[in-house]
């Protein structure tokens, strides 16, 4: 790397080492950064996916228990991961309201930009599975 499912506006940084970029990728916008990026080490801290506990719903097997499941709450030993900004915003679709700019008409009207809110997609991270 790949298939499926899940989850993301909360949370949680210090040292040393490094030396110029860094926010996946592309394009814009923004932001970080020599008062020291990325990486890489060590020491912590979030955080509940795996893991355990209680209660709860259901369901099948059955004799009061065992499995599977449903919601809630609790623990951090261990297995991952995360510890700047909503997955930093945008981009494709849909709806809302409707701002400017262009085209266009008798008039409706189109196209583009900007908002807001759903959803796609594409990445992330975790269980499973091959």
């Nucleotide at each position: 790397g790949g298939u499926u499912u899940a989850u993301a506006a909360a949370g949680a940084u210090g040292a040393a080492g490094g030396g110029a970029g860094a926010g996946a990728u592309u394009a814009g916008g923004c932001u970080c950064u020599a008062c020291g990026a990325a990486c890489u080490u060590c020491a912590g801290g979030c955080a509940a996916c795996c893991u355990c506990c209680c209660a709860u719903u259901u369901u099948a097997g059955u004799g009061g228990c065992u499995a599977a499941u449903u919601u809630g709450g609790a623990a951090a030993a261990g297995g991952u991961g995360c510890u700047a900004a909503a997955u930093c915003c945008u981009a494709c679709c849909u709806a809302a309201a409707c701002u400017u700019a262009u085209u266009a008409u008798a008039a409706c009207a189109a196209u583009a930009u900007a908002u807001u809110a759903g959803g796609a997609a594409a990445g992330a991270u975790a269980a499973a599975c091959g």

About this RNA: A computed fold for a 130-nucleotide RNA from a bacterium, annotated as SAM riboswitch aptamer (S box leader). Its Rfam family is "SAM riboswitch aptamer (S box leader)". The family has 457 seed sequences and 9,625 matches in Rfam 15.1. The coordinates come from a structure-prediction model, not an experiment, and the mean pLDDT is 81.